This is a predicted structure of a 154-nucleotide RNA (glmS glucosamine-6-phosphate activated ribozyme aptamer) from Sporomusa termitida. Model confidence (mean pLDDT): 77 of 100. Its Rfam family is "glmS glucosamine-6-phosphate activated ribozyme aptamer". About the family: This entry contains a glucosamine-6-phosphate activated ribozyme that is found in the mRNA for GlmS. GlmS is an enzyme that uses fructose-6-phosphate and glutamine to generate glucosamine-6-phosphate.
RNA sequence: AAACUAUCUACAGCGCUGGUGCUUGACGUUAAGUCAAGCAGACGAGGAAGAGGUUCAUCGAGCAGUCAGCGGAUACCUCUCGGCACCUGCAGCCGUGAGCUGGCCGACAAAACCACAGGGUGACCUGCGGGACAAAACGGCAGCGGCAGAAAAG
Numbered sequence: 001a002a003a004c005u006a007u008c009u010a011c012a013g014c015g016c017u018g019g020u021g022c023u024u025g026a027c028g029u030u031a032a033g034u035c036a037a038g039c040a041g042a043c044g045a046g047g048a049a050g051a052g053g054u055u056c057a058u059c060g061a062g063c064a065g066u067c068a069g070c071g072g073a074u075a076c077c078u079c080u081c082g083g084c085a086c087c088u089g090c091a092g093c094c095g096u097g098a099g100c101u102g103g104c105c106g107a108c109a110a111a112a113c114c115a116c117a118g119g120g121u122g123a124c125c126u127g128c129g130g131g132a133c134a135a136a137a138c139g140g141c142a143g144c145g146g147c148a149g150a151a152a153a154g
Stems, first nucleotide, its partner, number of pairs: 014071004019067001020040008043060003049080005081095004087149004099144003103141004113130002116127004
């Protein structure tokens, strides 16, 4: 350096838990309970200019403990930079796909559910297949888009 094999990663709706619920075993005549070992503890879409700060950080699916708590985080705030037809500045709104809309149209998911297979004494877990169904961001159309300045500013 090349080839082969094995493992890991390609993840931020993410991770964890001594609360709580559940399972198995031991003790307990039973029960209550205690101990040990475990299981569960949020379904995807979307989301990162830079620095700092801050904390119950967008959207729907579903109707279950998706209870409760902790940590983190692309949310939010300030400043800088940048964008929004037009040079500059202000204001406003945004973040490189970069202005706004109680308007119209359009597109996109996984779990759930059904079936099969596998692992576990069990709670439960994993995989494949089937067939769907969102909203927001987004795309198209339409409409709207303030003030000041003109050779100085930049």